The prediction has a mean pLDDT of 82. The RNA shown here (SAM riboswitch aptamer (S box leader)) has 97 nucleotides and comes from a soil metagenome. The sequence is in RNAcentral, with records from MGnify.
RNA sequence: CUUAUCCAGAGUGGCCGAGGGGACAGGCCCUGCGAAGCCACAGCAACCUGGCGCAAUUGCCAAGGUGCUAAUUCCUGCCCAGUAGGGGAGAGAUAAG
Numbered sequence: 001c002u003u004a005u006c007c008a009g010a011g012u013g014g015c016c017g018a019g020g021g022g023a024c025a026g027g028c029c030c031u032g033c034g035a036a037g038c039c040a041c042a043g044c045a046a047c048c049u050g051g052c053g054c055a056a057u058u059g060c061c062a063a064g065g066u067g068c069u070a071a072u073u074c075c076u077g078c079c080c081a082g083u084a085g086g087g088g089a090g091a092g093a094u095a096a097g
Base pairs, nucleotide, nucleotide: 001097002096003095004094005093006092011041012040013039014038015037019030020029021028024077025076026075027074042069043068044067047065048064049062050061051060052059073091078088079087080086
C1' cells in the first nucleotide's frame, strides 16, 4: 500500500505499586476490593494453516502461526440525517498478501 473484518466471545494467580481506557479536546467510565507493565496458567475466536465434504460458493472438525480476553474500536469530533447511542467518511486495530 491492497483486500477483508471490527454491536458476538473469552480471566485467574504471582511480582510490582498509581494510574488507565492509543495521542489531542469534551464526556463517560475502570482503578489500593490493586491501574499500567512483566510472568505463569487458563480461555475466546477462527484470518492463515491442516483434515472432511462440494461442480463451485457456502459448510463441518481441529487448533500449528497470529490475535484477543471491561464498556460497539467506551462515546463524540468531519458529512448526511434529525433523536435512534441512525447511516457514511476518516482514523485506528487485527489478519492475509